RNAcentral holds the full RNA, with entries from SILVA. A computed fold for a 351-nucleotide part of an RNA from Hippophae salicifolia, annotated as small-subunit ribosomal RNA, central domain. Rfam family: Bacterial small subunit ribosomal RNA. Its mean pLDDT, the model's own confidence on a scale to 100, is 85. The source organism's lineage runs through Eukaryota, Streptophyta, Mesangiospermae, Rosales and Hippophae.
Context: one part of a larger RNA
RNA sequence: UUGGGUGCAAAGCAUCUGUAGGUGGAUUUUUAAGUUUUUCGUCAAAUCCCAAGGCUCAACCCCAGCACAAGCAGUGGAAACUACUAAGAUGGAUUACGAUAAGGGCAGAGGGAAUUUCUAGUGGAGCGAUGAAAUGCAUAGAGAUCGAAAAGAAUACCAAAGGUGAAAGCACACUCUUGGAUUGACACUGACAUUGAAAGAUGAAAGCUAAGGGAGCGAAUAGGAUUAGAUACCCUAGUAUUCCUAGCCGUAAAUGAUGGAUACUAGGCAUUAUGUGUAUUAACCCGUGUAGUAUUGUAGCUAACACGUUAAGUAUCCCACCUUGGGAGUACAUUCACAAGAAUGAAACUC
Numbered sequence: 001u002u003g004g005g006u007g008c009a010a011a012g013c014a015u016c017u018g019u020a021g022g023u024g025g026a027u028u029u030u031u032a033a034g035u036u037u038u039u040c041g042u043c044a045a046a047u048c049c050c051a052a053g054g055c056u057c058a059a060c061c062c063c064a065g066c067a068c069a070a071g072c073a074g075u076g077g078a079a080a081c082u083a084c085u086a087a088g089a090u091g092g093a094u095u096a097c098g099a100u101a102a103g104g105g106c107a108g109a110g111g112g113a114a115u116u117u118c119u120a121g122u123g124g125a126g127c128g129a130u131g132a133a134a135u136g137c138a139u140a141g142a143g144a145u146c147g148a149a150a151a152g153a154a155u156a157c158c159a160a161a162g163g164u165g166a167a168a169g170c171a172c173a174c175u176c177u178u179g180g181a182u183u184g185a186c187a188c189u190g191a192c193a194u195u196g197a198a199a200g201a202u203g204a205a206a207g208c209u210a211a212g213g214g215a216g217c218g219a220a221u222a223g224g225a226u227u228a229g230a231u232a233c234c235c236u237a238g239u240a241u242u243c244c245u246a247g248c249c250g251u252a253a254a255u256g257a258u259g260g261a262u263a264c265u266a267g268g269c270a271u272u273a274u275g276u277g278u279a280u281u282a283a284c285c286c287g288u289g290u291a292g293u294a295u296u297g298u299a300g301c302u303a304a305c306a307c308g309u310u311a312a313g314u315a316u317c318c319c320a321c322c323u324u325g326g327g328a329g330u331a332c333a334u335u336c337a338c339a340a341g342a343a344u345g346a347a348a349c350u351c
Stems, first nucleotide, its partner, number of pairs: 003323004007305001012319001014202004021195003027087002031083001033082002035078003039074001041072002049065001053061002092192001093189001095187001097184004104178002107175002110172001111155001115151003119147001121145002126137002163170002207248004212243001216242001221237004259318006267296002270293008300307001325350002333344004
């Protein structure tokens, strides 16, 4: 490499868009490239096979010879399948129309609770912290309580197995703008599909650059404890960070540890959106359809655990990836990055 695999043993790219390429629904027609078939040519000699002969036999040598299969080229047919040509069709896929739901995205202005600070009053000795304390704060009036003000960050309850987004993610309520989805009726286009190397876009937190902001929390740091020691756990403080704007970084146990698409294969129960009925004043209930989200479970599958119409079942197509452990996601080299680093990615040696 092949075979075989990729939920948990090695292995699904973090996610999407999409170029080349691969693959591609039903019907009729054309061609004959693939496919299949007839015939012919070729496929050197030696070797191999087989019959005879010669070295006393044998190995060996010599001579004669057929056939089969496969390959390649030409010629003549076949037309099911793939492909090609042409045509129309509507089931896949779009578009238009009606309706609906939602923490989907961007931007703007607004609200209340809490916290801290500041300020006015009351008041007068402790407060705070802990396993216990101390550092710390406080008669220069703290803590407590009650008014005024400011700031920044986060949005209790509702809240759910719930919703939504490609993923990362998204929640106070309001407005502008914008993307997608579902459903209904069945009007339009007429296979326009699927996957997707490369490429591009998005991408938590931390980190970086520049300008702001800075309430609380809080790496680092300082002090107090604990301890044999304590560069920790605990306490008192506290810088960066956390927030915003404009860029960069491009990684996570980026997880469903499960790539995408299509079709098929028992049910039960719950829930979200929506349609509908013989249910209805209305909302329910009782049935039923589509699309999602959970749970239980049959067949099947699995090493087992489990999965089980949202498959890890039965099949097809495309991409990515794996090939004993360590060395090692290291070295070297290249590309990218301001840097930190990221991507690609060995070998010796060892077991």